[in-house]
RNA sequence: GCCAGGGUAGCUCAGUGGUGGUAGCGCCGGAUUCAUAUCCCGGUGGUCGCGAGUUCGAUCCUCGCCCCUGGUA
Numbered sequence: 001g002c003c004a005g006g007g008u009a010g011c012u013c014a015g016u017g018g019u020g021g022u023a024g025c026g027c028c029g030g031a032u033u034c035a036u037a038u039c040c041c042g043g044u045g046g047u048c049g050c051g052a053g054u055u056c057g058a059u060c061c062u063c064g065c066c067c068c069u070g071g072u073a
Base pairs, nucleotide, nucleotide: 001072002071003070004069005068006067007066010025011024012023018056026044027043028042029041030040049065050064051063052062053061
C1' cells in the first nucleotide's frame, strides 16, 4: 500500500432506518447484619469517532478523514 472487521456510558458490549439507545460490571443511596462482605431494592451516567450526503426521519445507508485489531506482499 491492499483486503477484512471494529470505534455506542468510567470499562466490556447489545441494538440496526421510526415513539423514550440496552445490559452487566463500576459509582451513589437504601434495606439486611453486632459489624463487614455477599445477596436484594432503587438511582446514576451517552456530541452513538469527526465531517458531509441520501431520506419526512440516520446509532443504522453512502462518501471522505482519523484511530484500533487481524490478514497479505